[in-house]
RNA sequence: GCGCGAUUAGCUCAGUGGUAGAGCAAUACCUUGACAUGGUAGAGGUCACUGGUUCAAAUCCAGUAUUGCGCA
Numbered sequence: 001g002c003g004c005g006a007u008u009a010g011c012u013c014a015g016u017g018g019u020a021g022a023g024c025a026a027u028a029c030c031u032u033g034a035c036a037u038g039g040u041a042g043a044g045g046u047c048a049c050u051g052g053u054u055c056a057a058a059u060c061c062a063g064u065a066u067u068g069c070g071c072a
Stems, first nucleotide, its partner, number of pairs: 001071007010024004018055001027041004048064005
């Protein structure tokens, strides 16, 4: 330099155009003399960035950035 892929909650990941979810973690409460385990509840998101298509974009298109693999 070229090709292919990834980027969504603190972490690991779902989500193929119509209100963004799960598990774990963290927080509060219950349980305990205390801790752990267990239970309940709520919170936490500019869907990497910029632009485009569309009535409507995490999702489709282009570019940029970071990163992984392969080729040279």
Predicted 3D model of a 72-nucleotide RNA (transfer RNA) from Rubritalea squalenifaciens DSM 18772. The sequence is in RNAcentral, with records from Rfam. Rfam family: tRNA.